[in-house]
Order: sequence, then structure tokens, then C1' cells
RNA sequence: UAUUUCUUUACGGGAGAGAUCACAAUUUUAUUGUGACACCGAAGGAGCAACCACCCAGGAAACUCUCAGGUAAAAGGACCGUAACAUAUUA
Repeated sequence: UAUUUCUUUACGGGAGAGAUCACAAUUUUAUUGUGACACCGAAGGAGCAACCACCCAGGAAACUCUCAGGUAAAAGGACCGUAACAUAUUA
């Protein structure tokens, strides 16, 4: 100096599903709290195949579960793109 891996930050894009019902309160037609039923999967979390081993175990997800989270807007949001930081490796 260049390339690549992991991580972090900024910007942009980013789905799904009841602004449900009942009660109460409030500065009142909207918000908050409690309870109930119905749903969603792309924060997080958990589970498993082949393989490996034949003792324990290891072993993926956008699959499955729905604990958590979410079901107007806002916020969040896996993932993608761009830019930068930082660690390690190689030349």
C1' cells in the first nucleotide's frame, strides 16, 4: 500500500398481523392503565437434519416454536447498498 474476515457507527431502503372488546381514569372523542379473546415473525431467545462420533458431545437458517417482542402513526426491525472506524490474516 492492497485484499479479505469479524465487530461498531452514520445515511438510505425495509415485511407481517385487531387504531379489537370490556372496565376505570384523564385536561374528553384522543391518551393511559387493567383484564380477555384473536393473530404476526425479520429485534433478542430456544429447538432440530445431513455430517461426525458410535460414550458424552459437536452440529445451520430467512425452517420450526412463540418465552420475549409486535398487530394506526411514531419508534423498533432480520437483511441489502454506500461510506468510515477497528481487529486479525495474506501478499